This is a predicted structure of a 140-nucleotide RNA (SAM riboswitch aptamer (S box leader)) from Actinoplanes sandaracinus. Lineage of the source: Bacteria > Actinomycetes > Micromonosporales > Micromonosporaceae > Actinoplanes. The prediction has a mean pLDDT of 78.
RNA sequence: ACCUCAUCCAGAGGGGCAGAGGGAUACGGCCCGACGAAGCCCCGGCAACCACCGCGCAGCAAUUCUCGAUGGCGAGACCGCGCGUGGCAGGUGCUAAUUCCGUCCCCGUUCCGGCAGGUCGCCGCGGGGAAAGAUGAGAG
Numbered sequence: 001a002c003c004u005c006a007u008c009c010a011g012a013g014g015g016g017c018a019g020a021g022g023g024a025u026a027c028g029g030c031c032c033g034a035c036g037a038a039g040c041c042c043c044g045g046c047a048a049c050c051a052c053c054g055c056g057c058a059g060c061a062a063u064u065c066u067c068g069a070u071g072g073c074g075a076g077a078c079c080g081c082g083c084g085u086g087g088c089a090g091g092u093g094c095u096a097a098u099u100c101c102g103u104c105c106c107c108g109u110u111c112c113g114g115c116a117g118g119u120c121g122c123c124g125c126g127g128g129g130a131a132a133g134a135u136g137a138g139a140g
Base pairs, nucleotide, nucleotide: 003138004137005136006135007134008133013043014042015041016040017039021032022031023030026103027102028101029100044095045094046093049091050090052087053086054085055084056083057082059081060080064077065076066075067074068073099132104129105128106127107126108125109124113123114122115121
C1' cells in the first nucleotide's frame, strides 16, 4: 500500500523563513492568495479517537475469597472483559469556507421556476444514500 470498524453541518491562529500558487484527484462551479499561496520552523489553541484515572449499569468465562456444616451445587464479593458517563491531556490528529459545493443512485417537487409536452419526462430545487477522500483504532 491493501483490508476492517468508527467519525466527518461543532471547534480552534500568531510569528519567522520563503516567493506563486492553493482549496486530495479529473471536470465544472465557487472561493483563498503579493494586505504574501504551497512548503519548512517556532509558539499558541481546538477536539477527545487511543492510552490513563474515577463513577454507574447489566451480562459472561476462569481464578481467589466468604456464606449455605463438608463434597457436588448454589448465592455473594474482588478482579477482568463490555456499555454508559465524567476527568486528564501522555500518543495521534486538526486549526478558511459542511470533506467548500456538484458529478453516481434513489425519493419528493402541492402553489410557485425554466424547457418540452397527450401522459411520462429533462433542468432546477429539497432530502437520503453510495463512491472517493481524510483522521483514528485495529488486523495482516